[in-house]
Notes: Bacterial RNase P class A from Roseovarius sp. 22II1-1F6A, 392 nucleotides, folded computationally. The coordinates come from a structure-prediction model, not an experiment, and the mean pLDDT is 76.
């Protein structure tokens, strides 16, 4: 210099006019809400505000606990966090020459089930071509026996290689690699690593059904709560109860129904409780509602995720939905044109001008809020690593 990894930031500024939305403050009235009026001053879309895929906060079921069961989720280990299916570190496996990436990573002797087609045979299977031995037959076949090393089928073929062996082969025997055993050191641990012993036969799916270990109640701000206003304080039907003792009476036990699919407990109720269907009204207002597991700085601890102290900051809150229109100079894309400098194999290369034109500026909008995660993103700059080339 080229090409490739990985983290970060920015994503149009500035100004002047007119025009939005909201918080605070000011004058007048008024007990207050409230009414009115002036225009004083703060802020005012995102890194994904998207996807609604996770976890949360909040709120209601609801006057509840807790065990079990169903369904569901997650799935190497350690570790952050309020929490998580995220995020750090790490180990094993895959990819890559590396830097890095990526992993639906527990269990296949608890059971069940699938491996299609092709092929001889697809789990404890097989002999299609082949080899080898021996009889017949005569030139090229047939019959028996061994074989599974060779070749083929096939996503896979009952361990892989090399050497002995042997008729010809075969873990039949050796090495060494793989598998299984239990044992030593390293590590919290997933694991790695060393020697020994061992049949030398045990396949793949569990993003199949399951088993194990861990975790999970349902719904949502259109949650939920207040005010007001209008309707028909509406009809119907259907299960249980509306019980029993004690006691002068307060009241107490029991029995029954509900709060949960079951069980325990505890709480209500007992003219009450649930549960269906028809029908009618109500689309208003105010609240919730922007101080949050927040941001930003600087110190300490950790390898990091992060987490502590201290110090600052106050960063939309709307409700058919606020940010916008102009206009000025800048700045960014791409491209012509001019003028220069260098160099050339004379076609052109490679730079430069606050010169001129013309064009450009991605993906995209809060709507209770957060913490991820996925996916989209013109174009631009920063830092670190990795190949490879030259030069010094």
């Nucleotide at each position: 210099g080229c090409g490739g990894a990985g983290g970060g930031c920015c994503g149009g500024a500035u100004g002047g006019c007119c025009g939005c939305g909201u918080g605070g403050g000011c004058c007048c009235u008024g007990c207050a809400a409230g009414g009115g009026g002036a225009a004083c001053u703060g802020c005012g879309a995102g890194g994904a505000a998207a996807g609604u895929c996770c976890g949360g906060a909040c709120u209601c079921c609801a006057u509840g606990a807790a065990g079990c069961a169903a369904c569901g989720g997650u799935g190497c280990c350690g570790g952050g966090u309020a929490a998580c299916g995220c995020c750090c570190g790490g180990g094993c496996g895959g990819g890559g020459c590396a830097a890095c990436c990526c992993g639906a990573c527990g269990g296949a002797g608890a059971g069940c089930g699938c491996c299609a087609c092709a092929g001889a045979g697809a789990u404890g299977a097989g002999a299609c071509c082949g080899c080898c031995c021996g009889g017949c037959c005569u030139u090229g076949g047939c019959c028996g026996g061994g074989u599974a090393a060779g070749g083929g089928u096939g996503a896979a073929a009952c361990g892989g290689u090399g050497g002995g062996g042997u008729a010809a082969g075969a873990g039949c025997c050796c090495a060494c690699c793989g598998c299984g055993g239990g044992g030593g050191c390293g590590g919290c641990a997933a694991c790695g690593u060393c020697a020994c012993c061992g049949g030398c036969a045990u396949g793949g799916c569990a993003a199949g059904c399951c088993c194990c270990a861990c975790c999970g109640g349902g719904a949502g701000c259109a949650a939920c709560g207040c005010c007001g206003a209008a309707u028909a304080g509406g009809a119907a039907c259907c299960u249980c109860g509306c019980g029993g003792g004690g006691g002068c009476a307060a009241c107490c036990c029991c029995a029954g129904g509900c709060c949960u699919g079951c069980u325990u407990c505890g709480g209500c109720c007992c003219u009450g409780a649930g549960g269906u269907u028809c029908g009618g009204g109500u689309a208003g207002g105010c609240g919730g509602c922007u101080a949050g597991a927040g941001c930003c700085g600087u110190c300490g601890g950790g390898c990091a995720a992060c987490c502590g102290a201290c110090g600052g900051c106050g960063c939309a809150g709307a409700c058919g939905a606020a940010u916008g229109g102009u206009c000025a100079u800048c700045c960014u894309u791409g491209g012509g044109c001019c003028g220069u400098g260098c160099u050339u194999u004379c076609g052109g290369g490679c730079g430069c001008g606050c010169g001129c034109c013309c064009u450009c500026g991605a993906c995209a909008a809060a709507a209770u809020c957060c913490g991820g995660c996925u996916u989209a993103c013109a174009g631009g700059c920063c830092c670190u690593c990795c190949g490879c080339g030259c030069a010094a």